A computed fold for a 77-nucleotide RNA from Erythrobacter sp. YT30, annotated as transfer RNA. It matches the Rfam family "tRNA". The family's RNA type in Rfam is transfer RNA. The prediction has a mean pLDDT of 83. NCBI's taxonomy places the organism under Bacteria, Alphaproteobacteria, Sphingomonadales, Erythrobacteraceae, Erythrobacter.

């Protein structure tokens, strides 16, 4: 330098193809059971989807640019 993948809650991920209320597991908080811890059960909180712009009535999803991480290749040595 060229090509590709990934970026969504504290962590790990799904949802994107085919636009229509942002989800799952773990974790966390409260309550109940227990003498306490642990465990189990019930309920709750937490993210405007890497960033910016565009299209649209409506964008995590489509388009453009850009940032970061990783992989492959080229170049140099």
């Nucleotide at each position: 330098c060229g090509g590709g993948a990934c970026g969504u809650a504290g962590c790990g991920c799904a949802g994107u193809c085919u636009g229509g209320u942002a989800g799952c597991g773990c974790a966390u908080c409260a309550c109940a059971c227990u003498g306490g811890g642990g465990g189990u059960g019930u309920g709750g909180g937490g993210g405007u989807c890497g960033u910016a712009g565009g299209u649209u009535c409506g964008a995590a999803u489509c388009c453009u640019a850009u940032c970061g991480u990783c992989c492959c290749g080229a170049c140099c040595a």